[in-house]
RNA sequence: GGUGCUGUGGUUUAGUUGAUUAAAGUACCUGUCUAGUAAACAGGAGAUUCAGGGUUCAAAUCCCUGCAGCACCU
Numbered sequence: 001g002g003u004g005c006u007g008u009g010g011u012u013u014a015g016u017u018g019a020u021u022a023a024a025g026u027a028c029c030u031g032u033c034u035a036g037u038a039a040a041c042a043g044g045a046g047a048u049u050c051a052g053g054g055u056u057c058a059a060a061u062c063c064c065u066g067c068a069g070c071a072c073c074u
Stems, first nucleotide, its partner, number of pairs: 001073007010026004028044005050066005
């Protein structure tokens, strides 16, 4: 330098067949329980989806550019 893949709560992922007011595990906070922790159970907060632009009535999802990471080729 070239090609491909990935980027979504703190963290790990789902959603990629465009419209369901973005879902789950774990972590965090509160409560119940306990002599006190942990575990278990119940509840709660937290992401407008890497950035910008385009298409569309409507974009996490399609297209373009850039950025970051990973793999391969030279």